Context: one part of a larger RNA
Molecule: small-subunit ribosomal RNA, central domain
Organism: soil metagenome
RNA sequence: CUGGGUGUAAAACGUGUGUAGAUGGUUUUCUAAGUUUUAAGUAAAAAAUUUCAUUAGGUAAAUGUUUGAAAUAUUUAAAAAACUAUUAAACUGGAGUAUAUUAGAUGAUAAUAGUAUUUUAAGUGUAAAAGUGAUAUGUUGCAAUAUUUAAAAGACUAACAGAAAGUGAAGACAGUUAUCAAUAAUAUAACUGACAUUGAAACACUAAAGCAUAGGGAGCAAACAGGAUUAGAUACCCUGGUAGUCUAUGCCUUCAGCGAUGAAUGUUAAUUAUUUAAUUUGUAGAAUGAAUUGAGUAAUAUAGCUAACGCAUUAAACAUUCUACCUGAGUACUACGGCCGCAAGGUUGAAACUC
Numbered sequence: 001c002u003g004g005g006u007g008u009a010a011a012a013c014g015u016g017u018g019u020a021g022a023u024g025g026u027u028u029u030c031u032a033a034g035u036u037u038u039a040a041g042u043a044a045a046a047a048a049u050u051u052c053a054u055u056a057g058g059u060a061a062a063u064g065u066u067u068g069a070a071a072u073a074u075u076u077a078a079a080a081a082a083c084u085a086u087u088a089a090a091c092u093g094g095a096g097u098a099u100a101u102u103a104g105a106u107g108a109u110a111a112u113a114g115u116a117u118u119u120u121a122a123g124u125g126u127a128a129a130a131g132u133g134a135u136a137u138g139u140u141g142c143a144a145u146a147u148u149u150a151a152a153a154g155a156c157u158a159a160c161a162g163a164a165a166g167u168g169a170a171g172a173c174a175g176u177u178a179u180c181a182a183u184a185a186u187a188u189a190a191c192u193g194a195c196a197u198u199g200a201a202a203c204a205c206u207a208a209a210g211c212a213u214a215g216g217g218a219g220c221a222a223a224c225a226g227g228a229u230u231a232g233a234u235a236c237c238c239u240g241g242u243a244g245u246c247u248a249u250g251c252c253u254u255c256a257g258c259g260a261u262g263a264a265u266g267u268u269a270a271u272u273a274u275u276u277a278a279u280u281u282g283u284a285g286a287a288u289g290a291a292u293u294g295a296g297u298a299a300u301a302u303a304g305c306u307a308a309c310g311c312a313u314u315a316a317a318c319a320u321u322c323u324a325c326c327u328g329a330g331u332a333c334u335a336c337g338g339c340c341g342c343a344a345g346g347u348u349g350a351a352a353c354u355c
Stems, first nucleotide, its partner, number of pairs: 004326003007309002012323001014205004021198003025091004031085001033084002035080008048072006057063001094195001095192003098188006106181007113157002117153008128139001166173002210251006219245002224240004262322006270300012304311002328355003337348004
């Protein structure tokens, strides 16, 4: 390399959009590039593989020696038209559009509400309060803690309503209202008529932490300080506390970014629960009544698969198309170089040597 693989053994890029490329519905038509058939030529000889004939060995077979022929390649000519491709035309099932309805913590911006917390001011009131396994540091007679009233600030969104629930490509998303933007599903089957799938490169997005500038700073809290604990305690516990956490703008681009399971299409027993939509039934009218058909989310389980665990119509089953990746362990999420970054670092990514 091939073969074989990628839930857990090495291996699915964090996610999407999408160029090249690869692959691609139904019917007819055209051409004859691929393809198939026939004929002729060429490919020095030898060798190779396969087939046929011949022949030594071997009881025979399998096997295999000798000799010979042909094929395997390519060129030209003639033909064929099923498949791939090409030309022309058409179709509606894939895909998209339209109309109607529905769903949701989908996103952005603005406004606004709520308790709690802390702080400040004032009143009442007087000796503790706080904290712990127990203490102590720290707070307090300049009056704390507690309690009442008023005000301010920033962050966060209890109950309702939380759930195996819902939405989103992923990251992620939870008070209320408004505006703007997007998505999905169902129904109609009106329109377009293969416009599709995947996707190297490229581009966009991407938790937390971190960086830059300007704000903000209540609570929490790396670092740091102190008190304890301890043989020690650079910790766990306690008292404080700065970056940070929040907002705007610009970077960074990483993760156990996990379903450790790439995307798409089709096929394949059942049962139960639940979200959402439509239809039918039901009822005086309804129902969190019933049934059916979609689109999801979960729990069992047959066939099948799997090394086993387990997966099982949301496949890890049966098939097809495309992409990414793996090839003993360490060295090594490293070195060197390239590219990116303000930096921190990221990305790509070896070898010697050892076993």